The part of an RNA shown here (small-subunit ribosomal RNA, central domain) has 350 nucleotides and comes from a groundwater metagenome. Model confidence (mean pLDDT): 87 of 100. Its Rfam family is "Bacterial small subunit ribosomal RNA".
[in-house]
Context: one part of a larger RNA
RNA sequence: CUGGGCGUAAAGCGUGAGUAGCCGGUUUUGUUAGUCCGAUGUUAAAUCUUGAGGCUCAACUUCGAGACCGCAUUGGAAACGGCAAGACUAGAGUGGGUAAGAGGCAGACGGAACGUGCGGUGUAGGGGUGAAAUCCAUUGAUAUUGCACGGAACACCAAAAGCGAAAGCAGUCUGCUGGUGCUCUACUGACGGUCAAUCACUAAAGCGUGGGGAUCAAAAAGGAUUAGAUACCCUUGUAGUCCACGCCCUAAACAAUACACACUAGCUAUUGGGAGCAUCGACCCUUCCAGUGGCGAAGCCAACGCGUUAAGUGUGUCGCCUGGGAAGUACGAUCGCAAGAUUAAAACUC
Numbered sequence: 001c002u003g004g005g006c007g008u009a010a011a012g013c014g015u016g017a018g019u020a021g022c023c024g025g026u027u028u029u030g031u032u033a034g035u036c037c038g039a040u041g042u043u044a045a046a047u048c049u050u051g052a053g054g055c056u057c058a059a060c061u062u063c064g065a066g067a068c069c070g071c072a073u074u075g076g077a078a079a080c081g082g083c084a085a086g087a088c089u090a091g092a093g094u095g096g097g098u099a100a101g102a103g104g105c106a107g108a109c110g111g112a113a114c115g116u117g118c119g120g121u122g123u124a125g126g127g128g129u130g131a132a133a134u135c136c137a138u139u140g141a142u143a144u145u146g147c148a149c150g151g152a153a154c155a156c157c158a159a160a161a162g163c164g165a166a167a168g169c170a171g172u173c174u175g176c177u178g179g180u181g182c183u184c185u186a187c188u189g190a191c192g193g194u195c196a197a198u199c200a201c202u203a204a205a206g207c208g209u210g211g212g213g214a215u216c217a218a219a220a221a222g223g224a225u226u227a228g229a230u231a232c233c234c235u236u237g238u239a240g241u242c243c244a245c246g247c248c249c250u251a252a253a254c255a256a257u258a259c260a261c262a263c264u265a266g267c268u269a270u271u272g273g274g275a276g277c278a279u280c281g282a283c284c285c286u287u288c289c290a291g292u293g294g295c296g297a298a299g300c301c302a303a304c305g306c307g308u309u310a311a312g313u314g315u316g317u318c319g320c321c322u323g324g325g326a327a328g329u330a331c332g333a334u335c336g337c338a339a340g341a342u343u344a345a346a347a348c349u350c
Stems, first nucleotide, its partner, number of pairs: 003322004007304002012318001014201004021194003025088008034080001035077008048066007091191001092188003095184005103177007110154001114150008125136002162169002206247006216240001220236004258317006266295011299306002323350003332343004
């Protein structure tokens, strides 16, 4: 290399949209550069296979036959695939009805807590710890109470719950807006699947400009601890944490599990919807569809475990892996304000 793999051993791109490419439902007719069958020619000899022979055997060698890989010409077949034309509705989509939701964006409002300022009451401590100290306090702290201001986050509800492609999303109300389930089966009629390239989104931290700054808190300072303590603990505390706009593009971006379709026992819980039964109505009960969990047949797995939400059985497409270290590094390139990101080796070594 072939191959074999990718939950945990190396390996699923963080997620989506999507071009080329690859793959593609049922049916009719036609056609045929794929496909299948035949004939002819060619495919040097040697080699290879096989039968027989020659060296005493064998290796070796001689003769005959055959084969591999094909190629060209020609004749035929039409199941599969392609192409052309037509039809269909089970895939896909549209429409009608209906439903749930922290899905997104914007605005307004609310209470608790916290901090600060001012005032009242009041007096000697408070705070903090394993114990202390730094620290705050007679210029009146802590505590308590009234008023005002400020920023950030939304207790209970709350859940194995819900929504979103992922990142993620939670006080209340309003406006705008995306997606989804169920049901009717009215419409279109394969319009589909996957996806190099490309584009978009992407937690936290970080960067730029301008605001904001309550809390918390890298850095920093001090107090402790300790042999030391550039830490863990304590008192402070600046970036940051928040907002707007623009960048960055990485995470144990995890279910460490790519997407789509089909098939293969169930039990149970829960969320949304439908039908039946029932009823005045709502429950209960039965059943169907879609999600989210637990346990498990068969099967799979090195084991752990997975098990209709598969890691089972198949198909299609993409991505990725190929001993450890050197190394996700160097160099080059692209991107970035920078930090750096992406792409990505080798020598050498075990």